[in-house]
Molecule: small-subunit ribosomal RNA
Organism: metagenome
């Protein structure tokens, strides 16, 4: 810092994943020690137990007991204990400290102020005083009610408890008079008048207590700015804004109440609903953000729910009170009791969170004069690997590279110096001794004999967890077999998985290690730093214009914004930074820095607002002049359609691919003439004109908008944007009312199809048309939002102007407004835009944020309705997407080429027969081949054999091959038993070599290791092989271009059979193919000359190269030459080349052949052969007899003979090539009608034989018919191979005599020695061919041309294709799952009106009851009176009741639509011109 993942590749969008850090974490494995931290995030749920707030005897009265002393009459008495326990009246304290976050969107928090609107026990610090009375009451005695809690009476009594009286300060109103940072006032101050304190106590000098000023701490109140989400939540608000006047409070105040006024808040988000305690700070982050608010440290809120006060200096009070409810428990059923969100624990909930410890010694509270109690705060110990930090688990040697396990090409690798052996050390831990702390200023030490340091002792007690395709370090083997299972993401698994599980090895972290889940980051993937918006998402359809939010030059003024500097504040801790301390570290701790922000005071005047004052370039306005379908009413014109009337005139019109429906003898269609209505305006008409946009098109008139030029004049910034809002707004389409020619959804009918609710055709109705309202959408697009302003050029056209010029229009030149085209810079992912910017800036709006769900639901507004607008989630996927690339294809185009079509010939499909395949039977019909490219194919030959197939019978180291050990013969002949294989039996018996030891062939028996498999995978493979194709393509290297993928080259313009060759070009070369080298055929020369030849000589025969003998010919096999567009002539760019000639046996690759570029088909082949892997091993191997591969209702396929006279038979007569031949070829002769037969010259063949070539010819002869055609079937006779012709050969004679009379739709071959025909030869082979290969004989027809059909190159276009059209996809229906919308309802929450109802509790009234202090009267008793109290009763009011309403949630019979789901159905709608763009 970046990667992964659309793609065949490629750039760009653009989401999703992944690596990072982080954590109160849970789980999994696994676990050695120490320090420091940290631990109910869930049920604000219930909570057994035990402690968590007391305390003071120096504030008060009163006062045990146990026990022990002493004594005693043994009943007690006394002293101690003790003025102690414990209670009780008074003080202080309980409101602090713990604890949680449920409600709170609020002045509730954080900043920064303000209080001149306020309080403040305790503490400090000044002043002043503590004088004098008086009367209860608890405790405690007695009684009494109650189970209990708990209470009633009587009766005594003390105070710092209560009360009266004095005096002072103060407080109030009324007054004077200074004074101020703050002027509704504060603060001092003069006088009067009202109200108006006190408490002692003890250890005698300390403490209390009153009052009043100040301080300090602490709090209340108020205000500025901050501090979530939802506009599908737009209006809220009656105590609601103010106001007076009252009332309460420590204060201001609608804080309350009365009256009066009609106010307040809101788009800078009021009301509402959902969410949530705030913050210092953690954690990411480079920062800016984000996301978060355990632990610590501030603030606020709460205390079983809900309500209320009382007490006090504070409280509406977590371990107080009262009511009200729910829960719980105790009861004797009458009553009563409680509130762990203190600290421990327990239930429960939950993936999850600790001991009912020890101590107050430390710091800290409270109370006390103090000792001192008290303190579950705290301080320590436990637990938990929660998390940071730190340490260890040993070190050195040590190769026989040990044993084992992996792996293996078997040769070794590797774990691996690892081990073990051996030498060594104890750091840490551990085990034993020993010393021993600070923490404590004088006394106390839980923790703790704990940390530390000392010694001894032994390697002795301590390594796992994850991963190992890629990202992302780190690969073998087995097993498994789309199973099992993996998986963040892209993906792994279907027999050879580096992906799944186990091993071995290897990585990476290490007392942890993986995994999950949440955060932030990568994510520039909300973009303030820092994105976009023509085609990827994404410019509102489109003016005007409100609010806002920007704004032209220039003076001058004050300074909100700014900027400088200073002051306060920004709590502490936290992050940085430097320094101490714990052996480091984490930790702790000191000092600084920082806390990016608030606020206040002072300066400044660039810039932006502000406030005046000027100005003209912007914007308007006037004067002139010009274009134009701008827009609205009105009226008007011809021309065309159809209707209607007549007239003329006949049988068809019409329509289509081609028809049919339709109209027409009742007279159409054509034609004339002549009315009628409606609706649209040829031609000019133009990327021409005009308008904001939708748009807008005869002419004429009248109303009216905007624009351009030119001139100067006037105003003086009056300006640009535009959320909201208001208006214009194509066609459909709706309302009412018209019109209705043509045209034409819906319908109807013909056609087209498999079907055709389509396309095509005949009809047709709302509609289109006009008024006048409504809808407000559109590919309303230039997919480009409006405005300035700047930044090269060229070429068109529209309008004005000006200039030159003419007599005038043209034409040139300028300028300025519009609209087009082509191109630079620059810019873009590319494409392209390009001054009409997609280009350089600035101003304002709108709009985007992966696909799908959804241009959807809901829930709102508008609509008469159809619908419009606004606009989700839930669920799903790893993608959709944009441009551009090479290809591949297209019922898209240009070119060109092939017996591709045409134009000929012959087939073939029809018969019968042969072969080969399906299918079908069969024990078994062995197996492979399946468009072209399977189907006379493997098989160049199945009676046995072959034979892999079935039957039945055998054998098991095996019919074959290596090694071991044994015996000696094998071989051969014979016999017997059997279908034979094979079984028992005779007969005969070793062989070679030798160094004499044995070695080696051959055969039989045993062992085991092996053998065997024509058993499976051709989709695990070599190797052949076929096709496209003998098509003209395939690539390469440099170098150019482009970001890249690719491109150029190789395209283009001729041209060739050819990427053949020329020319031109950012290419220039070059390699694999073409083409030539090769074989073979055609002419010729040379050499040779036998078995071939025989012109010439001679011989010689009826006659023959038969003889001598020749080397001309012919032929044979060896060498050469020949053709190369070379030669002429025309054309063609003076090229290449092309046509035409000459010449030559041959002519433009002469003919034919071999040869088959990169690649395709997962094409054939595991049965030719080789080979991995699976299988089988008394069988899937192997021998054997026998049977199958030959079957037969049927289809195909490729033949072959025919149908006949170009013919059939009969007779006779010619003329090849190339082969084969000793297990052979066989010849004259003889026999048979044949087919053979019987012999057996000759020849291993240029001799000799196969071997006759046929067709042709010659002459007869049939005479058109199922024939003298044709021959298939079938009887009988017979030949030949061969061990053997039943099953199931091929031949011959005789004798039968079937189909068929030229073949439907379709198809195949063939462009010259070809087709087409006719015989001949090989291979395979005992035997068998109509197949196959090879040869030669006779020997045609056509080819205008490439429109069409099929292939095939090459440019080009389009594309949703890339497994490439046999591709890719759509949408209905069926089936399953998921979520979801509606729904007659139903049942919950919550929030809210009304009404009822009122506990407790505070205020008020009221007290006829009862009543200690003070007052009057009275010697007193008592009595009035004052005040007080218990009751009554009013108000306010919480739970509750009740009759709605809202708003959310679950749930519903049905019932919409979505989504996903390897092989369902129906069709083909969309991509190619996708077949109807």
């Nucleotide at each position: 810092a970046g990667a992964g993942u659309u793609u065949g590749a490629u750039c760009c969008u653009g989401g999703c994943u992944c690596a990072g850090a982080a954590c109160g974490a849970a789980c999994g494995c696994u676990g050695g020690c120490g320090g420091u931290a940290u631990g109910c995030u869930u049920a604000a749920c219930a909570c057994a137990u035990g402690c968590a707030a007391g305390u003071c005897g120096a504030a008060c009265g009163a006062g045990a007991a146990a026990u022990c002393g002493c004594u005693u009459u043994c009943g007690g008495g006394u002293g101690a204990g003790a003025g102690u326990a414990a209670a009780g009246u008074g003080g202080c304290g309980c409101a602090c400290g713990g604890g949680u976050g449920a409600g709170u969107a609020a002045c509730g928090c954080g900043u920064a102020g303000a209080u001149a609107a306020c309080c403040u026990a305790c503490c400090u610090u000044c002043g002043a005083g503590u004088c004098u009375g008086g009367g209860a009451u608890a405790a405690c005695u007695c009684u009494u009610c109650g189970a209990a809690a708990g209470g009633g009476g009587a009766g005594c009594u003390a105070a710092u408890a209560c009360c009266g009286g004095a005096u002072a300060a103060a407080a109030c109103c009324u007054u004077u008079a200074a004074u101020c940072g703050g002027u509704u006032g504060g603060u001092u101050u003069u006088a009067g008048g009202u109200u108006g304190a006190a408490a002692g106590g003890c250890u005698u000098g300390c403490u209390g207590c009153u009052u009043g000023a100040a301080g300090a701490u602490g709090g209340g109140u108020c205000u500025g700015c901050g501090u979530a989400g939802c506009a599908u939540u737009a209006g809220c608000u009656a105590g609601u804004u103010g106001g007076u006047a009252g009332g309460g409070u420590a204060a201001c105040g609608g804080c309350c109440u009365a009256c009066c006024a009609a106010g307040g808040c809101u788009a800078c988000g009021a009301u509402g609903c959902u969410u949530a305690g705030c913050u210092g700070g953690u954690c990411u982050u480079a920062g800016a953000g984000g996301a978060u608010g355990a632990u610590c440290a501030g603030c606020c809120a709460c205390a079983c729910u809900g309500g209320a006060a009382c007490u006090g200096a504070g409280a509406c009070a977590c371990g107080g009170u009262c009511c009200a409810g729910a829960c719980u428990c105790c009861u004797a059923c009458g009553g009563g009791a409680g509130g762990c969100a203190g600290c421990a624990g327990u239930g429960g909930g939950g993936a999850a969170u600790u001991u009912u410890g020890c101590g107050c010694a430390a710091u800290g509270g409270g109370c006390g004069a103090a000792a001192g109690c008290c303190u579950g705060a705290c301080g320590c110990a436990g637990c938990a690997a929660u998390a940071c930090c730190g340490c260890g688990u040993g070190a050195g040697u040590g190769a026989a590279g040990a044993a084992g396990g992996c792996c293996c090409u078997u040769g070794g690798g590797u774990c691996g110096u690892a081990a073990a052996g051996c030498u060594c050390u104890u750091u840490g831990u551990c085990u034993c001794g020993g010393g021993g702390a600070a923490g404590a200023u004088a006394a106390u030490g839980a923790c703790g004999g704990u940390a530390c340091c000392c010694g001894a002792g032994g390697a002795a007690u301590a390594a796992g967890c994850a991963c190992c395709g890629g990202c992302u370090a780190a690969c073998u083997c087995c097993g498994u077999g789309c199973c099992a299972g993996c998986a963040g993401c892209c993906g792994c698994g279907g027999u050879a998985a580096u992906a799944c599980g186990g091993a071995g090895g290897g990585u990476g972290c290490a007392a942890g290690c993986g995994u999950u889940g949440u955060u932030c980051g990568g994510a520039u993937u909300u973009a303030c730093u820092g994105g976009g918006c023509g085609u990827a998402a994404a410019g509102g359809g489109c003016g005007c214009g409100u609010a806002g939010g920007c704004g032209g030059u220039u003076c001058c003024a004050a300074u909100a914004g700014c900027u400088a500097a200073g002051g306060g504040u920004g709590a502490a801790a936290u992050c940085c930074c430097g320094g101490g301390g714990c052996u480091c570290a984490a930790c702790c701790u000191c000092g600084g820095a920082a806390c990016u922000g608030c606020u206040c005071u002072u300066a400044g005047a660039a810039c932006u607002g502000u406030a005046g004052g000027a100005c003209u370039a912007g914007a308007g306005a006037u004067g002139g002049u010009c274009a134009g379908a701008g827009g609205c009413a009105a009226g008007u014109g011809g021309a065309a359609u159809u209707c209607c009337u007549g007239g003329u005139g006949u049988a068809g019109a019409g329509g289509u691919g081609a028809a049919a429906u339709u109209c027409g003898u009742a007279g159409a269609u054509a034609u004339c003439a002549g009315g009628a209505g409606g609706a649209a305006c040829a031609c000019c008409g133009g990327c021409g004109g005009c308008g904001a946009a939708g748009g807008c098109g005869g002419c004429u008139u009248g109303c009216u908008g905007g624009g351009g030029c030119u001139u100067a004049u006037c105003u003086g910034a009056c300006g640009c944007u535009g959320a909201g809002g208001c208006g214009c707004g194509a066609a459909a389409g709706c309302g009412u009312g018209g019109g209705g020619a043509g045209c034409a959804a819906a319908c109807a009918g013909g056609a087209u199809u498999a079907g055709a609710u389509a396309c095509c055709c005949u009809g047709g109705u709302a509609g289109u048309c006009c008024a006048c309202g409504c809808u407000g959408u559109a590919a309303a697009c230039g997919a480009u939002g409006a405005g300035u302003a700047c930044c090269g050029g060229c070429u068109g056209u529209u309008u004005g102007a000006g200039g030159u010029a003419u007599c005038g229009a043209c034409c040139c030149c300028u300028c300025a407004a519009g609209u087009g085209g082509c191109g630079c810079a620059g810019u873009u992912a590319a494409c392209g835009c390009a001054a009409u910017g997609a280009g350089u800036a600035c101003u304002c709006c709108g709009c985007c944020u992966g696909g799908g769900g959804a241009c959807u639901a809901c829930g709102g507004u508008c609509g008469c309705a159809a619908g419009a607008c606004u606009a989700a989630a839930a669920c799903u996927c790893a993608a959709a997407g944009g441009a551009a690339u090479u290809g591949a294809c297209g019922g898209g185009g240009a070119c060109c080429c092939g017996c591709a079509c045409a134009a000929g010939c012959g087939g073939u499909g029809g018969a019968g027969c042969a072969u080969g395949u399906g299918g079908u039977u069969u024990a078994a019909u062995u197996c492979g081949a399946c468009g072209c490219a399977a189907c006379g194919c493997g098989a160049a030959g199945a009676a046995c054999c072959u034979u892999a197939c079935c039957u039945g019978g055998g054998u098991u180291u095996g019919a074959c091959a290596u090694c071991c050990u044994u015996a000696g013969a094998c071989c051969g002949c014979c016999u017997a038993a059997g279908a034979g294989a094979u079984u028992a039996g005779g007969c005969u018996u070793c062989c070679u070599c030798u160094u004499c030891g044995g070695a080696g062939g051959c055969u039989g028996g045993g062992u085991g290791a092996c053998a065997g498999g024509u058993g499976c995978u051709g989709c695990a493979u070599g190797g052949c092989u076929g096709u496209c194709g003998u098509c003209a393509g395939c690539u390469c290297g440099u170098g150019u271009c482009g970001u890249g993928a690719g491109a150029u080259g190789u395209u283009g313009g001729g041209u060739u059979a050819a990427g053949u060759c020329c020319c031109g070009c950012g290419a220039c070369g070059a390699g694999c193919g073409c083409a030539a080298c090769c074989c073979u055929u055609g002419u010729c020369c040379c050499u040779a000359u036998u078995u071939g030849c025989c012109a010439g000589c001679g011989g010689g025969u009826u006659a023959u190269g038969c003889c001598g003998g020749g080397a001309a010919c012919u032929u044979u096999a060896g060498g050469g030459a020949g053709a190369c567009u070379g030669c002429c002539u025309g054309u063609g760019u003076c090229a290449a080349g092309c046509a035409g000639g000459a010449g030559g046996a041959a002519g433009g690759u002469g003919g034919g052949g071999a040869u088959g570029a990169c690649g395709u088909c997962a094409a054939g082949u595991c049965c030719u052969c080789a080979u991995g892997g699976c299988c089988u091993u008394u069988a899937u191997a192997u021998c054997c007899a026998g049977g199958g591969c030959u079957a037969c209702a049927c289809a195909c396929g490729u033949g072959c003979u025919a149908c006949a006279a170009u013919g059939g038979c009969g007779a006779c007569u010619a003329c090849a090539a190339a082969g084969a031949g000793c297990u052979g070829c066989a010849a004259u002769a003889c026999c048979g009608c044949g087919a053979g037969g019987u012999g057996g010259a000759g020849c291993g063949a240029a001799u000799c034989u196969c071997a006759a070539a046929a067709a042709a010819g010659u002459c007869g002869u049939c005479u058109c018919a199922g024939u003298u055609c044709g021959g298939a079937u079938u009887g009988c006779a017979g030949u030949c191979u061969g061990c053997a012709a039943c099953u199931c050969g091929a031949c011959u004679g005789c004798a039968u005599g079937a189909a068929g009379u030229u073949g439907g739709a379709a198809u195949c071959g063939c462009u010259a020695g070809u087709a087409a025909u006719c015989g001949u030869a090989g291979a395979u082979c005992a035997g068998c061919a109509u197949g196959c290969u090879a040869c030669g004989g006779u020997g045609a027809a056509u080819a205008c041309g490439u429109u069409c059909c099929c292939g095939g190159g090459u440019c080009u276009u389009g594309u949703a294709c890339a497994c490439a059209c046999c591709g890719c996809c759509c949408g209905u229906c069926a089936c399953a799952c998921c979520a979801u919308g509606g729904g007659a309802g139903u049942u919950g929450a919550c929030a809210u009106u009304g009404g009822c109802a009122g506990a407790a509790g505070a205020c008020g009234c009221u007290g006829a009851g009862c009543u200690a202090a003070c007052u009057u009267a009275g010697c007193a008793a008592u009595a009035a009176g004052g005040g007080g109290c218990a009751g009554g009763u009013g108000u306010c009011c919480a739970a509750g009741c009740u009759a709605g309403u809202g708003u959310u949630g679950a749930u519903g019979a049905c019932u919409g639509g979505g989504g996903u789901g390897a092989a369902g159905u129906c069709g083909u709608a969309a991509c190619a011109a996708g077949g109807u763009a």